[in-house]
């Protein structure tokens, strides 16, 4: 200077021409046109994956289900989302019995229970195939032995993805945490530290494989449904026939998870012919709002102050030609320079505030590397 | 706009988390036939993508892409 990686910003400007949608203001021939000024896509509008506001329905009790979330505090309306912190795990440097740093994490229970764990292998969890012994009994030979059975035992072997604490000593018929001392590793109580998570030290037990993105277990929490919600105006209305199935020994509703229970109390399901409407208005855009400055806090995030008003469509506006400019890149040329190509993802649909995905290009920050130079 | 299900060979469908995914059919090649069908023999071909959980994923989780279906 230049290549990666990772983080954070940003995300193509300007003139004219005809055009679409919304508000406002004037004009006319007033269900409407015509002018004028003024507003008109995003960091993700996506995906619909969490989480609210907001709206309707539920909402006397009792009990079981489902569903989600899990290491501590703290931000926030909330939240599976953020911030800072703890712990393990793995990488890296160092001045290597430790120490920094960086990345990751579905990080509560495997010592309630229940399930699996292929192949291989004795044995996948109440462990015995092969080897060790013969203290104990029995039996036979035989007489302080020997054999053979009951039986101890769990060291020694390989195999596995995973073998039942790991060394030395002791013991013992053979051996085993059986005992001892060191080490590791849990689990408990006490101190001290810290808000906690957890750390540190000390005593005193334990010796029990994994799997909980396998059933469940405990601890917390959750009432269903979503703008096609729900309201309000306007329009329109007609049910033939079948089938089941109930009429107080009761379908059905209410009661929208199920049941218990309370309460309505004559229809109700499914097939099908045939007819009729299928417009508008509110929700619906002034809000956990934008921008700037200051303070408070390690942060994430709050608090004052000034300021601005900035999309509202409804089959769905937000656009198209043209010129110039910026980047990048191809062809021609010694150069100046001339032609051409190309500029991502992707587009509001009731409104926020995360997360995940897609993303050409620039810009800043840190870190590796490689070249030069001094 | 909201909600639910599903993705395996060309195509229909199997597979308790377990060995080299399996079955018809369909493709190609063979035998057989004078040929050509049917038959017998072989052979290739797939778990929709990507991280993760496990000792091992089609299955379980999670994120993405497809494709069906319900709702006035």
């Nucleotide at each position: 200077a230049c290549u990666g990686c990772a983080a954070g910003c940003u995300g193509c400007g300007c003139u004219a021409u005809c055009g679409u949608u919304c508000u406002u203001c004037g004009c006319c021939u007033u269900u409407g046109g015509c002018g004028a000024a003024g507003g008109a896509a995003g960091g993700a509008a996506a995906g619909u994956c969490c989480g609210g506001a907001c709206a309707g329905c539920a909402c006397a009790g009792g009990g079981c289900a489902a569903c989600g979330c899990a290491c501590c505090a703290c931000c926030u309306a909330a939240c599976g989302g953020g911030u800072g912190g703890g712990u393990a795990u793995c990488c890296g440097c160092c001045c290597c019995u430790g120490g920094c740093g960086g990345a990751u994490a579905a990080c509560a229970g495997a010592a309630a229970g229940u399930g699996c764990c292929a192949c291989a292998g004795a044995a996948a969890a109440u462990a015995a195939c092969u080897g060790c012994c013969g203290a104990u009994c029995a039996u036979g030979c035989a007489c302080u032995g020997c054999a053979u059975g009951a039986g101890g035992u769990g060291a020694g072997g390989g195999u596995g993805a995973a073998a039942a604490u790991g060394u030395a000593g002791g013991g013992u018929a053979a051996g085993a945490g059986c005992c001892u001392a060191c080490g590791g590793g849990g689990a408990u109580u006490g101190c001290u530290g810290g808000u906690a998570a957890c750390a540190g030290c000390a005593a005193u037990c334990c010796g029990g494989g994994g799997u909980a993105a396998a059933c469940c277990u405990u601890g917390c929490g959750u009432g269903c449904u979503g703008a096609a919600a729900u309201g309000c105006c306007a329009a329109a209305u007609a049910u033939a026939c079948c089938a089941g199935u109930g009429c107080c020994a009761g379908a059905g509703g209410g009661c929208g998870g199920c049941c218990c229970g309370c309460c309505c109390g004559a229809g109700c399901u499914g097939g099908g012919u045939g007819g009729g409407u299928a417009g508008g208005c509110a929700g619906a855009u002034a809000g956990a709002g934008c921008u700037a400055g200051c303070c408070a806090g390690c942060g994430a995030u709050g608090g004052c102050u000034a300021u601005c008003c900035c999309a509202g469509a409804u089959a769905a506006a937000u656009g198209a030609u043209a010129g110039c400019a910026c980047u990048u890149u191809u062809g021609c040329g010694c150069a100046a320079g001339c032609a051409g190509a190309a500029g991502a993802c992707a587009g509001a649909a009731u409104c926020c505030g995360g997360c995940u995905u897609a993303c050409a290009g620039g810009c800043u920050u840190g870190c590796a590397g490689u070249a030069u130079u001094u | 706009g909201g909600c639910c299900u599903c993705g395996u060979a060309g195509u229909a469908c199997a597979a308790u988390g377990g060995a080299u995914a399996g079955u018809a059919u369909a493709a190609g090649g063979g035998u057989c036939u004078c040929c050509g069908a049917a038959g017998c023999c072989c052979u290739g071909g797939a778990u929709c993508c990507g991280c993760g959980u496990u000792c091992g994923a089609u299955u379980c989780g999670c994120g993405g892409c497809g494709a069906g279906g319900c709702u006035a």

Predicted 3D model of RNase P RNA and transfer RNA as a complex of 446 nucleotides. The coordinates come from a structure-prediction model, not an experiment, and the mean pLDDT is 76. Rfam match: Bacterial RNase P class A. Its family is annotated with ribonuclease P activity, dimeric ribonuclease P complex and tRNA processing in the Gene Ontology.